A computed fold for a 131-nucleotide RNA from a Nitrospirota bacterium, annotated as c-di-AMP riboswitch aptamer (ydaO/yuaA leader). Of the family's consensus pairs, 92% are formed in the model. Lineage of the source: Bacteria > Pseudomonadati > Nitrospirota. Model confidence (mean pLDDT): 80 of 100.
[in-house]
RNA sequence: AGCGUAUAGCAGCUUAAAUCCAUUCAAAGAAUGGAUGCGGGGGACCCGGUUUCUGGGGCGUAUUCCACUGGAUAGGGCACUUCCAGGCCCGAGCCCGUCAGCUAACCUCGCAGGCAAUUGGAAGGGCAAAA
Numbered sequence: 001a002g003c004g005u006a007u008a009g010c011a012g013c014u015u016a017a018a019u020c021c022a023u024u025c026a027a028a029g030a031a032u033g034g035a036u037g038c039g040g041g042g043g044a045c046c047c048g049g050u051u052u053c054u055g056g057g058g059c060g061u062a063u064u065c066c067a068c069u070g071g072a073u074a075g076g077g078c079a080c081u082u083c084c085a086g087g088c089c090c091g092a093g094c095c096c097g098u099c100a101g102c103u104a105a106c107c108u109c110g111c112a113g114g115c116a117a118u119u120g121g122a123a124g125g126g127c128a129a130a131a
Base pairs, nucleotide, nucleotide: 009127010126012115013114014113018036019035020034021033022032023031024030025029037111038110039109040108041107042106047101055099056096057095058094059093064072065071066070075090076089077088078087080124081123082122083121084120085119
């Protein structure tokens, strides 16, 4: 130096919401452009469907009901993954603008925000010193 093992130890959450490259700004970092990746919408044949003011539709877990200002509920989240037990929480909001079923090719948009916790058991994984 290499290979192997895996001891001490390490790992943020929600979400599609990330990574890399280049340029500019004095830098942190930001902006712009590009690529990859992830996510959404529109959009044929075929198939489906006919009910358009009771307008219709999209993103999202966020829907529905009631004895109604509160309660419940479909559904959703909780720290690597799954199962079991237990506990806590959400169950919102926004957009299009009279218009859209599915949908290959194709076209197009977004990659924001908000948070700060660690329950226990079993099984299975990832990274990883030193020796």